RNA sequence: GGCGCCAUAGUAUAGCCUGGUUAAUACGCCGCUCUCAUGCGGCGGAGAUCCCCGGUUCAAAUCCGGGUGGCGCCA
Numbered sequence: 001g002g003c004g005c006c007a008u009a010g011u012a013u014a015g016c017c018u019g020g021u022u023a024a025u026a027c028g029c030c031g032c033u034c035u036c037a038u039g040c041g042g043c044g045g046a047g048a049u050c051c052c053c054g055g056u057u058c059a060a061a062u063c064c065g066g067g068u069g070g071c072g073c074c075a
Stems, first nucleotide, its partner, number of pairs: 001074007010027004020058001029045005051067005
C1' cells in the first nucleotide's frame, strides 16, 4: 500500500442479509421479598442519540458513500 471482517446499555452477545414506528437476552447495578445474616431463589425497576459525518427513503442499528478505531490476510 491492497483486501476482508468487526464496532449495539457497565460487560458479553442477538437483531442487519429481507428497512417498519416501545432495540432484545444473559451477567452486573438498584429496590422489594426470602434468610438469624450473607449468598442463592422469587418479583419489579433504571440503564444504549446502535463508533462518527453525510446520502437514499414516508421511515435507517439495518441500505449507500466517506472517515475513525480494532483484528486478520496478502505484498
Molecule: transfer RNA
Organism: archaeon